[in-house]
Context: one part of a larger RNA
């Protein structure tokens, strides 16, 4: 792991409330005696209730307050019952439903491992260096000092043993709970070691790392205290039936904890109050919208003050093309602006509906206070974000089923069972895959089937306008001239660097030239004119579809196949299509109705976590009563049967001595989870 066994709201004691029951001519005793096993007697101390008011003394159907009151609180007068036991619901008080701390505190063990230290032994191969001293020679006036022997000193120097443990690499369910391989440090010292000894837990020891103090150390083991204590994590054990949440609010040393309120369950009560919809009635400053308020702001006319500039001794005068309030026009903006103002939605009323239903009050009993997405209304943010924060609504939470390829929050739709019966949603009808046809238009992109700003003679359709048989548009033939090379400017500017003007003249008709070109000229070409041609050009707008813009990291793809209709738009007609809705049959449950009941008519409800209600099933004892077994009990095994479930009945077989049914009582009463705990595999 799996099996099998054990494993968690108890019990005691006061208190709240429910339900039985007993008295109520109130209701019980307590301890404790008697008597000796029983439902026993005694015992009235006490306690609860019949009266209340006040801090009290106290007074009393009244009383406190207060000098006092015809005030005011808080009782009485009417209704009006209690109290005692057993059962249960909850709540205090305990360890109080299990398990689980990391710790604290007391008394003990511990220095055989390891600090530190005392007592007393033991141990360091070889090599190498050559301090002081010493000695001879030299030298010195003596000293110094030199050289060479001697000498052997040092936390020296190289390396074994020993002692450590540098660097790597193996080893990591190891050969090992710290090690082995290579490699490295020290090696006569602050050295290494044996034996006896000494020093401890808030203590000791420590060349100091919080190290060590028996594989434990920022405070040792170990037994107590002790069930420490855990707003935390996990677990919590049969069965069905009816309800049925909450992730707000305020306060919380309080944010993942709690009180109260709201929101859910149960019971009592008096009700028709409630939701809805109608009519009347009232608040109001939101969408809008506006500028009359505050502020903001577009052009503009006016033009005080102001600056500048002139005259002037000064006082003032004028100029001004700068600058500008107020004031008009003009146009626009606002969460903290409003001359104005809705829709909804709220409050009053009164009706209607509504009695199968909702609401109120009074008591008991919970959960829950991490919420999530969606649409709308705002804030924050970046007019980000599966973002955050409110506000209303909705699904999920606790809701299955259809659809959306798949998808808790989107769309449809709330699932007592059964049915190889029918009708519909939302979405669908060309294959997967159930169910399609018709009409009329529209794509040509494989658009459809992500997807902008912003491009385009793509394609339907609608509209203005303009040119045109007195010939348009295109295209072709041909003209496109003089003054003049306009002035100016420039080396030069001759239609075409650039500045100014931009005229005349001949013309059909031609610009002091639209562009390219030259140094500059030339050239080319446009405008414009004729002609050729003969019917429609052209330019702009709004609507549908489409096109381009379109780049990611393993293989691609609308869900695939496939589609040119099986795609888009209008239109109509069928039809699929869910646990919806009907119909068949059953079955709870609530109200109701009939009934003496059992039971039946009728109407409505029966997803469901946290929760609350309610009715059973089982298991071990014990009371009584009635059974069963050696002509085979209980327990296993098998195998029919029954019942909604929990479960219960029988048969065979094993098995070898017990056991069951009714009714009532008591519980060590029910286990796939707790990294549960014990066994056995």
């Nucleotide at each position: 792991g799996u099996c099998c066994g054990c494993g968690a709201g108890u019990c005691a004691u006061c208190g709240c409330g429910u339900c039985c029951g007993g008295c109520a001519u109130g209701g019980c005793u307590a301890a404790g005696c008697c008597c000796g096993u029983a439902u026993g007697g005694c015992g009235g101390a006490g306690c609860c209730g019949a009266a209340g008011c006040g801090a009290a003394a106290g007074c009393g159907a009244g009383u406190c307050c207060g000098a006092a009151a015809u005030g005011g609180g808080c009782g009485c007068u009417c209704a009006a019952a209690g109290u005692c036991g057993g059962a249960u619901g909850c709540g205090g008080u305990g360890g109080a439903c299990c398990g689980g701390a990391a710790g604290c505190c007391a008394g003990g063990c511990g220095a055989g491992c390891u600090a530190u230290c005392c007592u007393u032994g033991g141990g360091c191969a070889g090599g190498c260096u050559g301090a002081a001293g010493g000695g001879g020679c030299g030298g010195u006036a003596a000293c110094a000092c030199g050289c060479c022997c001697u000498g052997g000193a040092g936390g020296g120097c190289c390396g074994a043993a020993c002692c450590g443990g540098u660097a790597g690499g193996u080893g990591c369910u190891g050969a090992a709970a710290a090690a082995c391989c290579u490699u490295c440090g020290g090696a006569g010292g602050a050295c290494c070691u044996g034996a006896g000894g000494a020093u401890u837990g808030g203590a000791g020891c420590g060349a100091a790392a919080g190290a060590c103090u028996u594989a434990u150390c920022a405070a040792g083991c170990u037994u107590g205290g002790u069930g420490a204590u855990a707003g935390c994590c996990g677990g919590u054990u049969c069965u069905c039936c009816c309800c049925g949440a909450a992730a707000u609010a305020a306060c919380u040393u309080u944010a993942g904890g709690g009180u109260u309120a709201g929101c859910c369950c149960c019971g009592g009560a008096a009700u028709g109050a409630a939701a809805c919809c109608g009519c009347c009635g009232a608040a109001g400053g939101u969408a809008g919208a506006g500028c009359a308020c505050u502020g903001u702001u577009u052009a503009g006319c006016c033009g005080a003050a102001g600056g500048c500039c002139u005259c002037u001794a000064g006082c003032g005068a004028g100029g001004u093309a700068c600058c500008g309030a107020c004031g008009c026009u003009u146009g626009g903006c606002a969460a903290a602006c409003u001359c104005c103002g809705a829709a909804u939605g709220u409050c009053g009323g009164c009706g209607g509906c509504g009695u199968c239903c909702u609401g109120u009050c009074c008591g008991g009993g919970a959960g829950a206070u991490a919420g999530a997405c969606g649409g709308c209304g705002a804030g924050a943010g970046a007019u980000a974000a599966g973002u955050u924060c409110c506000g209303u609504c909705g699904u999920c939470g606790a809701g299955a089923g259809g659809g959306a390829a798949a998808c808790a929050g989107c769309c449809c739709a709330g699932a007592c069972u059964u049915c190889c019966a029918g009708c519909c949603a939302a979405g669908g009808c060309c294959c997967c895959c159930a169910a399609a046809c018709c009409g009329c238009g529209c794509u040509c992109a494989g658009u459809c089937a992500c997807g902008a700003a912003g491009g385009a003679u793509g394609u339907g359709g609608g509209g203005u306008c303009u040119c045109g048989a007195u010939g348009a548009c295109a295209g072709c033939c041909a003209g496109g001239a003089u003054g003049u090379u306009g002035g100016c400017u420039u080396a030069g500017a001759g239609g075409c660097a650039g500045c100014c003007a931009u005229c005349a003249u001949u013309u059909a008709a031609a610009c002091a030239u639209u562009g390219c070109g030259u140094a500059a000229c030339a050239g080319c070409u446009g405008a414009c004119u004729g002609g050729u041609c003969g019917a429609g050009a052209g330019a702009c707008c709004c609507c549908g579809c489409g096109c381009c813009g379109a780049a990611a990291a393993u293989g691609a793809u609308c869900g695939g196949g496939a589609g040119u209709a099986a795609g888009c738009g209008c239109g109509g007609u069928g039809c699929c299509g869910a646990a919806g809705c009907u119909g068949a049959a059953g079955g709870a449950u609530c109200g109701u109705c009939c009934g003496c009941a059992a039971g039946g008519g009728c109407g409505g409800u029966c997803g469901g976590u946290a929760g609350g209600g309610g009715a059973g099933c089982g298991u071990u004892g014990c009371a009584u009563g009635c059974g069963g077994c050696u002509c085979g009990a209980a327990g296993c095994g098998g195998g029919g049967g029954c019942g909604u479930a929990a479960g219960c009945c029988u048969c065979c077989g094993u098995g070898g001595a017990c056991u069951g049914c009714a009714u009532g009582c008591a519980a060590g009463c029910g286990a796939u989870u707790a990294u549960g705990c014990g066994g056995a595999c």